[in-house]
RNA sequence: ACUGAAAUAGGGCAUACUUUGGGUAACCAAAGGACGCAAAGUUACGGAUCCCGCAUGCACGGGAUGGCCGAUCUACCAGU
Numbered sequence: 001a002c003u004g005a006a007a008u009a010g011g012g013c014a015u016a017c018u019u020u021g022g023g024u025a026a027c028c029a030a031a032g033g034a035c036g037c038a039a040a041g042u043u044a045c046g047g048a049u050c051c052c053g054c055a056u057g058c059a060c061g062g063g064a065u066g067g068c069c070g071a072u073c074u075a076c077c078a079g080u
């Protein structure tokens, strides 16, 4: 550097839900809890979806989601 992926070893993360707090909201944080995950590590770059504003609506503006998909960067183990 490439290939492979719960084969081995060490392990890691934490869905839904509950409590507390923040936020108009989507949602976020902490604690508990595990549905699952070989990148469920990172980055809102491109889509997609969700929330707010305006609004009949489109469009537009702002926000959110990395466990929706793609992509970027990084990484354990094994092999070459």
Base pairs, nucleotide, nucleotide: 001080002079003078004077012037013036017032018031019030020029021028022027035067041073043071045070046069047068048065049064050063051062052061053060